The RNA shown here (FMN riboswitch aptamer (RFN element)) has 151 nucleotides and comes from a Spirochaetales bacterium. It was read from a public genome assembly, where an Rfam model found it. The model forms 100% of the base pairs in the Rfam consensus. Lineage of the source: Bacteria > Pseudomonadati > Spirochaetota > Spirochaetia > Spirochaetales. Rfam family: FMN riboswitch aptamer (RFN element). Gene Ontology term of the family: FMN binding.
């Protein structure tokens, strides 16, 4: 310098300000009903309330990598599915699935820097969800620092 091993801590960010209103409702009308009651069916509706989902417009971007800084170039991770195996409420290996960029500029080199104009975003609940509730005080790519220990 290099390795291997313990532990420990870290390790995902977003609707501001607005617009419509599916709806929900005082009451009415109708229909039942012995009844002029009530429960219930149906229609209609004021006043308020009502979609962070939809319309305008806003805002965010894990994780290792790359001759130069990435949500959108390679990989990886988590979700979702399949086979195996295990001391089988669960662990753990494989595989498949898993989104999105382009144009100029500078430069030696940039889909990463500038300028321009755009794209994308699991799964359940709910008025249709990247952003709100939930699995999740979860997990996890992998960051970091202690000690030891060979050599």
């Nucleotide at each position: 310098a290099u390795c291997g091993g313990u532990u420990u801590u870290c390790g995902g960010g977003g609707c501001a300000g607005g617009g419509u209103g599916a709806g929900c409702u005082a009451u009415g009308g109708c229909g039942g009903g012995c009844a002029a009651a009530a429960u219930c069916g149906u229609c209609a509706c004021a006043a308020g309330c009502a979609a962070u989902u939809c319309c305008c417009g806003a805002c965010c971007g894990g994780c290792g990598g790359u001759u130069a800084u990435a949500g959108u170039c390679c990989g990886c991770g988590a979700u979702g599915g399949g086979u195996g195996a295990g001391u089988u409420u669960c662990u753990u290996a494989c595989c498949c699935u898993u989104g999105a960029a382009c144009c100029g500029g500078u430069g030696a080199a940039a889909u990463u820097c500038c300028g321009g104009u755009a794209c994308c975003g699991a799964c359940g609940g709910u008025a249709c969800a990247g952003u709100c509730c939930g699995g999740a005080u979860g997990g996890g790519a992998g960051a970091a620092a202690a000690c030891c220990g060979g050599a």